[in-house]
């Protein structure tokens, strides 16, 4: 220097999922006022739908979801930058082009940010007091570097996975 094996532990993730929350919310129906525009994400063009057999908007009642987001226990499966989030690209969708925007996948880029899981407090995501991200505090925890110790142990500091151990080969 490329290679192979490996360790951390309330480890990761994926699959499965009761259950809560979304929500007495959209949606639907009837009813009373209104009384013409209104709908297909938003702007313009275009095409279309619905509309005086009532548009739109209010008020009050009825009945009422679901997807996304979370996840208890379990089992299996995959692994220890696991993986997570972010930036950038790019695919697919929202009637049709173009712009914007939403959302969606990527078995894209390897660019950034994070040892690890915990608790608290802030900020940002989010319907959300769930989660998720990042910062700051805290104490465990693996490891590794320096110091103290009689010390293969203990202990204070201090680093960061680009790390650590082991092992073979090369220079």
């Nucleotide at each position: 220097a490329a290679g192979a094996a490996g360790a951390g532990g309330c480890g990761c993730a994926g699959c499965u999922g009761a259950c809560a929350u979304u929500a007495g919310u959209a949606g639907c129906c009837a009813u009373c006022a209104u009384g013409a525009g209104u709908c297909g994400a938003u702007a313009a063009a275009g095409c279309g739908a619905c509309u005086g057999u009532g548009a739109u908007u209010g008020a009050a009642g009825g009945u009422g979801a679901a997807a996304g987001g979370g996840g208890a226990u379990g089992c299996c499966u995959g692994c220890c930058g696991a993986a997570a989030c972010g930036a950038c690209c790019g695919u697919u969708u929202c009637c049709u082009u173009u712009a914007u925007g939403a959302a969606u996948c990527g078995a894209g880029u390897c660019c950034g940010u994070u040892g690890g899981g915990u608790u608290c407090u802030a900020g940002c995501u989010u319907a959300a007091u769930a989660g998720g991200c990042u910062a700051g505090a805290g104490a465990c925890u693996g490891u590794c570097g320096u110091g103290g110790u009689u010390a293969u142990g203990c202990u204070a500091c201090g680093g960061a996975g680009u790390g650590c151990u082991u092992u073979g080969u090369g220079a």
Predicted 3D model of a 171-nucleotide RNA (Lysine riboswitch aptamer) from Apilactobacillus nanyangensis.
RNAcentral holds the sequence, with entries from MGnify.
Taxonomically the source falls in Apilactobacillus (Bacteria, Bacillota, Bacilli, Lactobacillales).